[in-house]
């Protein structure tokens, strides 16, 4: 200096102004059972995210269901750990990719059974004679050779993603694990290492075994259902039911009123139950919490101590505008270095700033995103 790999972080800052929501204090008005409630206003504090998103997994919490076991259904799937739990995370194993840092894997079982393998090809599973090779018989030709029938052959060609081990030899009419040596691979056994997946090594066997389980299926393990519109509490109005008083003016009840008298209205009035409806309150935000340090662990993580703390709306607030500074982009100018291409610096005006947005709460995964910063590492090039 160029190209890259992995991990972490930020998501503009300050000020002014207008506005919105929760909460607190105060003021004004209304109601009333005098303690509050409702409406309005002033001031003050606080007010989205790395993904608040998708709602794809896992849990807490709530209600319903529930002896125990099994079937059905769904999920997970190398090994060991972490965790409240997981389809997540960490470490390792195996396979694949990359020169490398590193990355990717839906990674149990295809000798339990069934099924499937497009197109091409003669043949796609205990296969297959299309061309070729070889033998024999017949025919043609002076001959080289050619044609046909029957049979042998998987060494060679051709098709395909895949054609039933590879190389060399023996053998043969030509061939073939038919036989032999070595290699690859499979199965079984021993020894060594590892908690384990697995690795290394030795021996034996038969000469060889295709792929697909995100096809059915088999094996092991896990799983009750619904979700904060969960659920709990307060509780109208109109029906309906029960009781009391009254409709006979010898007057239930109501209005005027502090009370009595009086006047007016007058056929209904009062109490309880009721469906838990309209509406309201709670659930509601302090938790498997964040940060720092020590200790244990390779790590994920655990643990001890210290420290920090303010969104909780319910038609749903968290926004708009202006100024300054910082950042990025192309452009113009200045000055420096250089033969030049060009490089870094300063100044100027212009443009840009994403994705998105809480709604019971957490842990993950996935997806979106203008840009910027930091750290560790890899491969090159040049100079010393």
């Nucleotide at each position: 200096u160029g190209a890259g790999u992995c991990g972490g972080c930020c998501a503009g800052g300050c000020g002014g102004u207008c506005g919105c929501g929760u909460c607190g204090u105060c003021c004004c008005g209304g109601c009333c059972u005098c303690g509050g409630c409702c409406g309005g206003g002033a001031c003050g504090c606080c007010g989205a995210g790395g993904a608040a998103c998708g709602u794809c997994c896992g849990g807490g919490c709530u209600c319903c269901a529930u002896a125990g076991g099994g079937c059905a259904g769904g999920g997970u799937g190398g090994u060991g750990g972490g965790u409240a739990a997981c389809a997540c995370c960490c470490a390792c194993c195996c396979g694949g990719g990359g020169u490398g840092a590193c990355c990717c894997g839906c990674g149990g079982g295809a000798c339990a059974g069934u099924g499937c393998c497009a197109c091409a090809g003669a043949g796609a599973g205990c296969a297959g004679a299309c061309c070729g090779c070889c033998g024999u018989c017949g025919g043609a030709g002076c001959g080289a050779u050619c044609c046909g029938g029957c049979g042998g052959u998987a060494a060679g060609g051709g098709u395909g993603a895949a054609a039933c081990g590879g190389u060399g030899g023996u053998g043969u009419a030509a061939g073939a694990g038919a036989c032999c040596a070595c290699c690859a691979g499979c199965g079984c056994g021993g020894c060594g290492g590892g908690u384990g997946a697995c690795c290394g090594u030795c021996g034996c066997g038969g000469c060889u075994a295709g792929g697909c389980a995100a096809a059915c299926c088999c094996c092991a393990c896990c799983c009750g259902g619904a979700g904060c519109a969960a659920g709990a509490c307060c509780a109208g109005a109109c029906a309906g039911c029960a009781g009391g008083c009254g409709u006979g003016a010898u007057c239930a009840g109501g209005g005027c009123u502090g009370c009595c008298c009086g006047c007016c209205c007058g056929a209904g009035c009062c109490u309880g139950c009721g469906g838990g409806u309209a509406g309201g309150u709670c659930g509601c935000u302090g938790g498997a919490g964040g940060c720092g340090u020590g200790c244990g662990g390779c790590a994920a993580c655990g643990u001890a101590c210290g420290u920090c703390g303010u969104a909780g709306a319910u038609g749903g607030a968290u926004g708009g505008c202006c100024g300054c500074c910082a950042c990025c982009g192309a452009c113009g100018g200045g000055a420096c270095g250089g033969c030049a291409a060009c490089g870094a610096c300063c100044c100027g005006g212009c443009g840009g700033g994403a994705c998105a947005g809480a709604a019971c709460c957490c842990g993950g995964c996935g997806u979106a995103c203008c840009g910027g910063c930091c750290g560790a590492c890899u491969c090159g090039u040049c100079c010393g």

A computed fold for a 384-nucleotide RNA from Georgenia muralis, annotated as Bacterial RNase P class A. It matches the Rfam family "Bacterial RNase P class A". By type it is a ribozyme. Taxonomically the source falls in Georgenia (Bacteria, Bacillati, Actinomycetes, Allobogoriellaceae).